[in-house]
RNA sequence: AGAGUUUGAUCCUGGGCUCAGAACGAACGCUGGCGGCAGGCUUAACACAUGCAAGUCGAACGAGAAUGUACCUUCGGGUACAGGACAGUGGCGCACGGGUGAGUAACGCGUGGGAAUUUACCAUGGAGUGGGGGAUAACAUUUGGAAACGAAUGCUAAUACCGCAUACGAGGGGGGGAUCUUCGGACCUCUCGCCAUUUGAUUAGCCCAAGUGAGAUUAGCUAGUUGGUGAGGUAAAGGCUCACCAAGGCGACGAUCUCUAGCUGGUUUGAGAGGAUGAUCAGCCACACUGGGACUGAGACACGGCCCAGACUCCUACGGGAGGCAGCAGUGGGGAAUAUUGGACAAUGGGGGAAACCCUGAUCCAGCGAUGCCGCGUGAGUGAAGAAGGCCUUAGGGUUGUAAAGCUCUUUUACCCGUGAAGAUAAUGACUGUAGCGGGAGAAAAAGCUCCGGCUAACUCCGUGCCAGCAGCCGCGGUAAUACGGAGGGCGCUAGCGUUGUUCGGAAUUACUGGGCGUAAAGCGCGCGUAGGCGGCUUUUUAAGUCAGGGGUGAAAUCCCGGGGCUCAACCCCGGAACUGCCCUUGAAACUGGAUGGCUAGAAUACUGGAGAGGUGAGUGGAAUUCCGAGUGUAGAGGUGAAAUUCGUAGAUAUUCGGAAGAACACCAGUGGCGAAGGCGACUCACUGGACAGUUAUUGACGCUGAGGUGCGAAAGCGUGGGGAGCAAACAGGAUUAGAUCCCCUGGUAGUCCACGCCGUAAACGAUGAUAACUAGCUGUCCGGGCUCAUAGAGCUUGGGUGGCGCAGCUAACGCAUUAAGUUAUCCGCCUGGGGAGUACGGUCGCAAGAUUAAAACUCAAAUGAAUUGACGGGGGCCCGCACAAGCGGUGGAGCAUGUGGUUUAAUUCGAAGCAACGCGCAGAACCUUACCAGCCCUUGACAUACCAAUCGCGGUUAGUGGAGACACUUUCCUUCAGUUCGGCUGGAUUGGAUACAGGUGCUGCAUGGCUGUCGUCAGCUCGUGUCGUGAGAUGUUGGGUUAAGUCCCGCAACGAGCGCAACCCUCAUCCUUAGUUGCCAUCAUUUAGUUGGGCACUCUAGGGAAACUGCCGGUGACAAGCCGGAGGAAGGUGGCGAUGACGUCAAGUCCUCAUGGCCCUUAUGGGCUGGGCUACACACGUGCUACAAUGGCGGUGACAGAGGGCAGCCACUCCGCGAGGAGGAGCUAAUCCCUAAAAACCGUCUCAGUUCGGAUUGUUCUCUGCAACUCGAGGGCAUGAAGUUGGAAUCGCUAGUAAUCGUGGAUCAGCAUGCCACGGUGAAUACGUUCCCGGGCCUUGUACACACCGCCCGUCACACCAUGGGAGUUGGUUUUACCCGAAGCCGGUGGGCUAACCUAGCAAUAGGAAGCAGCCGACCACGGUAAGAUUAGCGACUGGGGUGAAGUCGUAACAAGGUAGCCGUAGGGGAACCUGCGGCUGGAUCACCUCCUU
Repeated sequence: AGAGUUUGAUCCUGGGCUCAGAACGAACGCUGGCGGCAGGCUUAACACAUGCAAGUCGAACGAGAAUGUACCUUCGGGUACAGGACAGUGGCGCACGGGUGAGUAACGCGUGGGAAUUUACCAUGGAGUGGGGGAUAACAUUUGGAAACGAAUGCUAAUACCGCAUACGAGGGGGGGAUCUUCGGACCUCUCGCCAUUUGAUUAGCCCAAGUGAGAUUAGCUAGUUGGUGAGGUAAAGGCUCACCAAGGCGACGAUCUCUAGCUGGUUUGAGAGGAUGAUCAGCCACACUGGGACUGAGACACGGCCCAGACUCCUACGGGAGGCAGCAGUGGGGAAUAUUGGACAAUGGGGGAAACCCUGAUCCAGCGAUGCCGCGUGAGUGAAGAAGGCCUUAGGGUUGUAAAGCUCUUUUACCCGUGAAGAUAAUGACUGUAGCGGGAGAAAAAGCUCCGGCUAACUCCGUGCCAGCAGCCGCGGUAAUACGGAGGGCGCUAGCGUUGUUCGGAAUUACUGGGCGUAAAGCGCGCGUAGGCGGCUUUUUAAGUCAGGGGUGAAAUCCCGGGGCUCAACCCCGGAACUGCCCUUGAAACUGGAUGGCUAGAAUACUGGAGAGGUGAGUGGAAUUCCGAGUGUAGAGGUGAAAUUCGUAGAUAUUCGGAAGAACACCAGUGGCGAAGGCGACUCACUGGACAGUUAUUGACGCUGAGGUGCGAAAGCGUGGGGAGCAAACAGGAUUAGAUCCCCUGGUAGUCCACGCCGUAAACGAUGAUAACUAGCUGUCCGGGCUCAUAGAGCUUGGGUGGCGCAGCUAACGCAUUAAGUUAUCCGCCUGGGGAGUACGGUCGCAAGAUUAAAACUCAAAUGAAUUGACGGGGGCCCGCACAAGCGGUGGAGCAUGUGGUUUAAUUCGAAGCAACGCGCAGAACCUUACCAGCCCUUGACAUACCAAUCGCGGUUAGUGGAGACACUUUCCUUCAGUUCGGCUGGAUUGGAUACAGGUGCUGCAUGGCUGUCGUCAGCUCGUGUCGUGAGAUGUUGGGUUAAGUCCCGCAACGAGCGCAACCCUCAUCCUUAGUUGCCAUCAUUUAGUUGGGCACUCUAGGGAAACUGCCGGUGACAAGCCGGAGGAAGGUGGCGAUGACGUCAAGUCCUCAUGGCCCUUAUGGGCUGGGCUACACACGUGCUACAAUGGCGGUGACAGAGGGCAGCCACUCCGCGAGGAGGAGCUAAUCCCUAAAAACCGUCUCAGUUCGGAUUGUUCUCUGCAACUCGAGGGCAUGAAGUUGGAAUCGCUAGUAAUCGUGGAUCAGCAUGCCACGGUGAAUACGUUCCCGGGCCUUGUACACACCGCCCGUCACACCAUGGGAGUUGGUUUUACCCGAAGCCGGUGGGCUAACCUAGCAAUAGGAAGCAGCCGACCACGGUAAGAUUAGCGACUGGGGUGAAGUCGUAACAAGGUAGCCGUAGGGGAACCUGCGGCUGGAUCACCUCCUU
């Protein structure tokens, strides 16, 4: 520091999601040796059994048990002294320490200031401590109660209480001995106290400034409220409280309300700025079962105090009582989850005490738990036979792996034995016989967890087979899974390792540092303008901002740096720095701000002038449409792709004249004008806004922007009243259609128009906020000004608008480019993944429609922008093809043949499926073939290799038995292997045996090779280097011509090259040459006959050559390539035909040709055999044959081919048969012999009929092949004589020796062809042309497609699930207002109760007063109650839309001109997507025109 993921690929948005890092009071899974240091209920502020957590003081006081000593004794005990338990009075403490975070958004906290206060204990200074009085607890007695707890009477003390003197006062203890004594003491001294006071320290209280969460779908809040005067109250200022007076106070710089939350030092993350957090430790606050209240006290409204109310729990004798673990342990409960009912006061601290000492769950320790951090160990060295085993394997080997074993060592930790600190400078050690040290034995007791497709380090085998499962994201798994599970191996970390959760980071993904807004999300529809923000030049001044110096504070701990201590580290200690902050003070004055004086460049005003569909009102005009009246006139008109609805003989349409009405203003008209935008278009007048130019003058920053606010704001729509010609939502009818709630047509109402009032939205768009400044130009156009000249004008120049192109720069690209999307400045608005959704709820506005503001749950890993390459388009341009057209002949109708589907069957084997399956595999199924079916047999097998044993054969042949046969069993005859080193040695063969194996036309052509089809013999497909582009890619290969052709030429940021094209190859056509047998015969003989002699001239055969190249001429073209015409030539522009098939496409076809991975069968899915089937038959389709006849049938005559084949063969010739054929039989292994006859042709006849056409079907009888023609062959004779009279929609082939027609041969083959392959004979018609159909090529354009249009994709409906809105209501919470009730308590009042001290009167009793207690009354007030709201949460019949789901239903709305261009706003309609009207936009294709620019 980045990476993965949208796409076929690319760049961007970074646009979202995800990962790698760090952290944790964690939890869970697997595993677990030791030690140190830390930390350990985050949930129920839920309820708590039990024990402990705050006592102490006898030197404040009385009483005084047990016990001891002494004495006495009636032996029961008593007395004195010591002693001091238990409890009590009194003092101090209990307000600290410890816990928790419920409440609190607050002066609660943090920071910094302030003045009107307090402070027990402590320190300090000086001063005092005299004299009296009355009670009371304890105790005793009686008594109530279950208990808790009391009650009455009586006694007593004090540092308890109360007076007096005075401002105040309290004494206690120790010691001393001179003097005095009532023998108690006085007195002196020391000490501890006490009282008031001074100062301090510490503590506590109060006030202020700015800071410290979220929500505006919370905008107004407030009556003690804000202030004053006076009084009360408090330790203290103050509406803190009260009386009176005034009407204030807070709030957009966010009051009030709602929700959430203890705050901080810090912690964590981060480069930082920030973000998140507030456990442990430390500071502050708040709370102590819930609510309220005060008392005591220096301090509390008090965790282990009190009173009351409430809830809960416990005891009870039912009358009453008791309680508060958010102290330490512990229990239940909750929860994913958090420890011992431990030891000690030894240390540190706290309370009390003079002290000893006591108390202390504070604290110090120990226990539990890998909860975290840190450290250590589980051994070290050597060791190759690279052991065994495992795993993999190409079977060789590789790997685990120096790893192990073995050998040689060591002993940290743990274990055993011994010794033994520091913590305490005297005593005292819970921890603890601990830490440490010494010794001992023995490698001994000590390794796991996750991961291995990419991100991301690490790979193989087996199993599984979209199953089981994995998954952080992308995604794996459908028979060869590095992704699941196991194994081997490997990578990583290590006493831990993974997972889950949370936070920060990465994320510049809220952007202060540090983002954006033309098209990706994002500029308000447009003005005016308030607050606010920002603001021209200059003088003087100020010092708020700013900068500099100094001071105070910023607790400690933490972080950082430097030292030090535990063996190191974690940890701890010391010092420093830092704490980026706040406050005070001194100074500076450039900049910003404030004040002040001036200026004119910004802005504004005045004057002159011209331009303009700028606005409002009033009036006027002509053309057109429709209607009405009249005339002429007659059968149609209208409308459409074609029609129909409609109008018309009751006179339409057409035409002429007249009239009426309403609306809109042709041409001019223009990327022309005006306006802020919406918008504005006949003419005239009136009123009026703004901009512009020119010139001087005036004011003197008056400016810019603009949250709220306010005004304007197309169309549609709404209200009231008019108007209504045309057009036209809705509606009706006609068409179209599978349907047609559409497009088209005929009608037609709101509306469109006017006035007034609403609405407030649009693709309100330049998808581009306003203002100001700066930054190359060229060229149009509109409106002004100036200058010059050759003046109907031209040129130069200067302002303001409006366009095009273009540089720098910017941009993801497209593009923008002085009218910026460039470079700057100011201000406003807006955005933060897609969907849900501009929706719900709430608020505001509106008559309504609705507008505006505006979420969440849930869901996905994408959605989007620009550009690229393809593909596609019912887009465009150019071009080609028997593609169409022009022709000829067919198919589709009939019968038959053949293939397929379907059906049938025991089986009808299998494959092929649009073109590119269907006379295809099959160049030939009676058996065989044969793979199928039935039945019967065999199991190392019909076939191959290897081993053992035996035999030398094997084989042929005769006959027989059983059987359907395979097979089995007999039998006659013939025969008796080869080599040899002579060894049963080798080879070969057969039989038998056992095991490896054979075998499979079984599956997968979607695991494959090979081969093939197809686009297509179409002209294309690519590469290297260079160049352009961020890139995918482009260029080259495009363009102008030309060609059959990416063929060639020219041009060009390209230059070259490869595979294709062409040529090279075969064949046909001409000639020459060589050679003449089996071929040929002109000349010479000869014959029935090239038969023979002879010859090789010719034909022909088969070898070699020649020939054709746009080479020549003319025209044309660009002086090119080429094209057109001509000459010559056998052949002319590729001469004809063939072979030849680029990169690739179709997961095209074939596992049944062959080969082959994997899987499957192995007495069977293998092998053998007999019979059957592949030949079935209601039917449908393809391909053919034969016909329907006279261009013919029949009969006759009889001429001319080519190419093939032939020995298990072709068969001349002769004879027999009507014939198929049969019987003889010559020749030929072929230019020799044979097949072999060619047929259409020609002549005659028939005369238009189901025929002398046609031949199916059937009967009968034969022939041939073959082991065998029943299922199931071919052929012949005789007889029979079906359909069919030229074929609907539709569709196929063919452009010349072609179509058509005629016959011939061959392969396969015993036999079987209408099929296939080949051969020749006869031999046409037509092509104007490229509009259309089909296919293809190139360029271009659009695209939401890329599995590529057989694409993508929208909505209703149906089903399932999920979250959510409404909902009659219902159940809770919080809160407000009004009223009622009013405990305890403080305060006030009260009188007929009660009362020791003090005062007065009195001798006294007693009375009165002061003061107090109890009671009662009043004010305040907690809880509670009633009523009415507000708000929030849960549930809710039913209901609305939304989301997600497997291959459901209906249509096809969008993407191409998506087949009616789409979209926006609005209104109506419709199962649904949607349709239609009105206005708007281009984010519309195509064509034409116009305008402009470049050259």
Notes
This is a predicted structure of a 1495-nucleotide RNA (small-subunit ribosomal RNA) from an uncultured prokaryote. Its mean pLDDT, the model's own confidence on a scale to 100, is 83. RNAcentral holds the sequence, with entries from ENA.